[in-house]
RNA sequence: GCCCUUGUAGCUUAAUUGGAUAAAGCAGGUCUCUUCUAAGGACAAGACUGCAGGUUCGAUUCCUGCCAAGGGCG
Repeated sequence: GCCCUUGUAGCUUAAUUGGAUAAAGCAGGUCUCUUCUAAGGACAAGACUGCAGGUUCGAUUCCUGCCAAGGGCG
């Protein structure tokens, strides 16, 4: 330098050939339970999906460029 894969919540993963309000587990928060802690139970919150554009009525999904991580070739 070229090619491939991946990038979604603090962490680990979903999202059925583009379709409505992006779902869950763990962690964290509040309450409950307990003499106290842990475990258990209930509730609520947390993301504009790596960045910037494009296509489309509509993009996590398709296209382009860039960034980051991993792999391959030279």
A computed fold for a 74-nucleotide RNA from Candidatus Portnoybacteria bacterium CG23_combo_of_CG06-09_8_20_14_all_37_13, annotated as transfer RNA.
The source organism's lineage runs through Bacteria, Bacteria candidate phyla and Candidatus Portnoyibacteriota.
The prediction has a mean pLDDT of 80.
The RNAcentral record of the sequence draws on ENA.
It matches the Rfam family "tRNA". Rfam links the family to the GO term triplet codon-amino acid adaptor activity.